RNA sequence: GGAGUGGGCCAGGUGGUUGCGGCGGGGUUUCCCGUCGAGGAAAGUCCGGGCUCCGCAGGGCACGGUGGUGGGUAACGCCCACCGUCCGCGAGGACAGGGAAAGUGCAGCAGAAAGUAAACCGCCGAUGGCCCGGUUUCGACCGGGCACAGGUAAGGGUGAAACGGUGCGGUAAGAGCGCACCAGCGGCCCGGGUGACCGGGCCGGCUAGGUAAACCCCACCGGGAGCAAGGCCAAGCAGGGGGGAGGAUCGGCCCGAUCCGUUCGACCUCCGGGUCGGCUGCUCGAGGCGGCGGGCAACCGUCGUCCCAGAUAAAUGACCACCCACGACAAGACCCGGCUUACCGGCCCACUCCGGGU
Numbered sequence: 001g002g003a004g005u006g007g008g009c010c011a012g013g014u015g016g017u018u019g020c021g022g023c024g025g026g027g028u029u030u031c032c033c034g035u036c037g038a039g040g041a042a043a044g045u046c047c048g049g050g051c052u053c054c055g056c057a058g059g060g061c062a063c064g065g066u067g068g069u070g071g072g073u074a075a076c077g078c079c080c081a082c083c084g085u086c087c088g089c090g091a092g093g094a095c096a097g098g099g100a101a102a103g104u105g106c107a108g109c110a111g112a113a114a115g116u117a118a119a120c121c122g123c124c125g126a127u128g129g130c131c132c133g134g135u136u137u138c139g140a141c142c143g144g145g146c147a148c149a150g151g152u153a154a155g156g157g158u159g160a161a162a163c164g165g166u167g168c169g170g171u172a173a174g175a176g177c178g179c180a181c182c183a184g185c186g187g188c189c190c191g192g193g194u195g196a197c198c199g200g201g202c203c204g205g206c207u208a209g210g211u212a213a214a215c216c217c218c219a220c221c222g223g224g225a226g227c228a229a230g231g232c233c234a235a236g237c238a239g240g241g242g243g244g245a246g247g248a249u250c251g252g253c254c255c256g257a258u259c260c261g262u263u264c265g266a267c268c269u270c271c272g273g274g275u276c277g278g279c280u281g282c283u284c285g286a287g288g289c290g291g292c293g294g295g296c297a298a299c300c301g302u303c304g305u306c307c308c309a310g311a312u313a314a315a316u317g318a319c320c321a322c323c324c325a326c327g328a329c330a331a332g333a334c335c336c337g338g339c340u341u342a343c344c345g346g347c348c349c350a351c352u353c354c355g356g357g358u
Stems, first nucleotide, its partner, number of pairs: 001354010012323007020037007039329001043340002046338005051226004063222005068082005083097001084095004098217002103215002105211002120156002122152003127149002129146007164182006183207001185204008230280004236275001240271005246260005287306008324327001
């Protein structure tokens, strides 16, 4: 100098004018002053939790999710460290990473055959069969041929993948058929590690294809709904429930009689539910920043310090000036931890490979 890997950070700045939302103060119908006012993703709503209401004896089934090991965390499908396999010269990256010797299913094209395998070309044809020649004691025997039965899986060919690889033996030709070594699998044992796992020894049969974000099996986890949750106050109008007993006439008064009501309704009174609307939940929190300590790290502890939107038809905008690298994706709506996706451009740190100079 070139090419790259991993991680972190920023997201136009300053000043002025004017506008909007919250809070505090002053004034008191309209105003003034002060102060605060989106994001790294506020997004998708995909996971996990807090909070709220409902449900719930215990167990099982079903359904859904997760899936190497150890740790972190309120919890997770997240994060960290490590292990294994694969990829990369490397820094590093990818993995839904339990089980395919429980069962079932599936596999386009090609190919004979895609699994209790199969046989297109090829090889063989020992054995049996057929043909020719020779011999013959007429039973058969010897030699040669055919490729009919049949054998084979070395070699070729197809495929992503065809029931281990190399060599020697073996055979008619072959084949783990036998043997040696290697790979793989299973069992037992030794050593290291908390563990996943790693290293080694002995034995075994020789060998078992792929696929489980296919059914399935195993282990573990999981009640449901969500701030339009939930709580409080509460018009008008229309319902609901409880309680109340009298009024008029006849009559001097009481008793009594009649009519109306006490039964639907109306009236008086009390109670309760819902609607419009208002308040609350609502933002101080698993909080931010800094120091110190523990830990490889994720993270945890402790001390100090800070207060940082809370709207409800929904506020953070517009204009001007200057500067620069000329400004992307995009905006709260109960809160928090993650993941994923979108994004102009720029800065920083660590590391790798290649080339050159000293």

A computed fold for a 358-nucleotide RNA from a Planctomycetaceae bacterium, annotated as Bacterial RNase P class A. A source record names the gene rnpB. The coordinates come from a structure-prediction model, not an experiment, and the mean pLDDT is 77. It matches the Rfam family "Bacterial RNase P class A". Rfam classes the family as a ribozyme. Of the family's consensus pairs, 92% are formed in the model. The RNAcentral record of the sequence draws on ENA. The organism belongs to Planctomycetaceae, within Bacteria.